[in-house]
């Protein structure tokens, strides 16, 4: 310098003028209000609404089926979801050991429970695709018109495929084959080790049990439903109408339970479409204005414990903006000048032009995911110079 | 603000339990028929299945994340 990964890093600054929303004060006004002044005013994702909660309501949510979410182990953190660290297992890559099969250090990736509970699928190609099978081929017998044909044995080699029922070497054989043996892998049992996932000495077995669960499914754990358009209070207006049903609530179904018969539900029609609270850091006092206490953040002071001061968005068709100037950063261009280099050129300064992303609170909080110009920090790799 | 749902040819839609080269109707193009058109008959073209990534031997279909569209949800008697 470039690339990759990570970051509880930043996300243009200042001033003036004109505006917007909310709150407080003052003046004027009987009042509605007007003028003026002070203070506060978007994010790391405010987004997607994918998870988890708080909160509110549902005539307390009981049982079963259905449905949904999660999924190796341990520890930490957390209300939960989730996140982090370490480990186990598996895949891939480089290296090393080995004739090979294979093993292993390191790095990296993994939505990583179960395929020996059951069902299902494995297209095309291929002889054969899941209790397998024989196209070419190899070997033996018979026949032969010498091209082959037929009967039998084999599964080593070829070929097909994503996948072909252990690998490799030797023996063996008519040819072959775990047929036999060594080594490796695998399966079952297992001393022992580990909190655990799991590993494994040793023994047994010639090898059986392919893949797919982001197919159905099974196991374990958890989940009542609806979302601030929840809900509470106040106000306004209208037709206490019409039709259908006999039940309705509290998700889909069943049981249970509660409510109900001049009542309820649904549809049509009609009216309103306003205010306050919820709701803006929390608690207490107060009719209110406000006060007191606590918490978080910022600034200053102090070696420090701490102290002082300021501050906390709450709108409701929905404010948080615009212009100008100065400065900052990035990119491009280029004259003079300065420095380096033999040189092409490189760096700096001045100047000019352009740009400064993604994006916009809507009940709140914690996560996840996605978008993001440029800069900063950490780690690793590669290259250059010394 | 919240809840649900959809995206396949120019348009409207099928597509089963993942399987070989994704279909149908209308439209469009060519030919036949006609003096010429319409209608009719025959034939053809046209698709990255909204985008990207993943699971799988294999994805329109399964999973995840995005993009775009649509519907519904106020109160009162």
């Nucleotide at each position: 310098u470039u690339c990759a990964g990570g970051g509880u890093g930043c996300g243009c600054g200042c001033a003036u003028u004109c505006g917007c929303u909310c709150g407080g004060g003052a003046a004027c006004g009987c009042g509605a209000g007007u003028u003026u002044u002070c203070g506060a005013g978007a994010g790391g994702a405010a987004a997607g609404u994918c998870c988890g909660g708080a909160c509110a309501c549902c005539g307390c949510a009981g049982g079963g089926c259905a449905g949904g979410a999660u999924u190796c182990c341990u520890c930490g953190u957390g209300a939960a979801a989730g996140c982090g660290a370490g480990g186990g297992c598996g895949g891939c890559g480089c290296g090393c050991c080995g004739c090979a099969a294979g093993g292993u250090u390191c790095g990296u990736c993994g939505a990583c429970g179960g395929a020996a509970a059951g069902u299902g699928u494995c297209a095309c190609a291929g002889a054969a695709a899941a209790c397998a099978g024989a196209c070419c081929g190899c070997c033996g017998g018979g026949c032969u018109u010498c091209g082959g044909c037929u009967c039998g044995g084999c599964a080593a080699g070829g070929g097909u495929g994503a996948a072909a029922c252990g690998g490799c070497g030797a023996g063996g054989u008519a040819a072959g084959a775990g047929c036999u043996c060594a080594c490796c892998g695998c399966u079952c049992g297992a001393a022992c080790g580990g909190c655990g996932a799991c590993g494994a000495a040793c023994g047994a077995g010639g090898c059986a049990c392919g893949a797919c669960a982001a197919a159905c499914c099974c196991a374990a754990u958890c989940c009542g439903g609806u979302g601030c358009a929840a809900g509470a209070c106040a106000a306004a207006a209208u037709a206490g109408g019409u039709g259908a049903g006999c039940g309705g609530g509290c998700u889909g179904c069943c049981c249970g339970u509660c409510c109900g018969a001049c009542g309820c539900u649904c549809a049509c029609g009609g009216g309103u479409c306003u205010g306050u609270c919820g709701c803006a850091u929390c608690g207490c006092c107060g009719a209110a204005a406000g006060g007191c206490g606590a918490a978080g953040c910022c600034g200053c002071c102090g070696c420090g414990a701490g102290g002082c001061g300021g501050u906390u968005a709450g709108a409701g068709g929905a404010a948080u903006g615009a212009a100008u100037g100065c400065g900052g950063c990035c990119g491009c261009g280029u004259u003079c000048c300065c420095g380096c280099g033999c040189g092409a050129g490189c760096g700096g300064u001045c100047c000019g032009c352009g740009g400064c992303a993604c994006a916009g609170a809507a009940u709140c909080c914690g996560g996840c995911u996605u978008a993001c110009a440029g800069c900063c920090c950490c780690u690793g790799a590669a290259g250059g110079c010394u | 603000g919240g809840u649900c749902u959809c995206u396949u040819a120019g348009c409207u839609c099928a597509g089963u339990u993942g399987g070989u080269u994704a279909g149908a109707g209308c439209a469009u193009c060519g030919c036949c028929u006609u003096g010429a058109u319409a209608a009719g008959g025959c034939g053809g073209g046209g698709g990255u299945c909204g985008a990207a990534g993943g699971u799988u031997c294999a994805a329109g279909u399964c999973c995840u994340u995005c993009a775009g569209g649509g519907a519904c949800c106020a109160c009162c008697a």
Molecule: RNase P RNA; transfer RNA
Organism: Candidatus Spyradosoma sp. SGI.093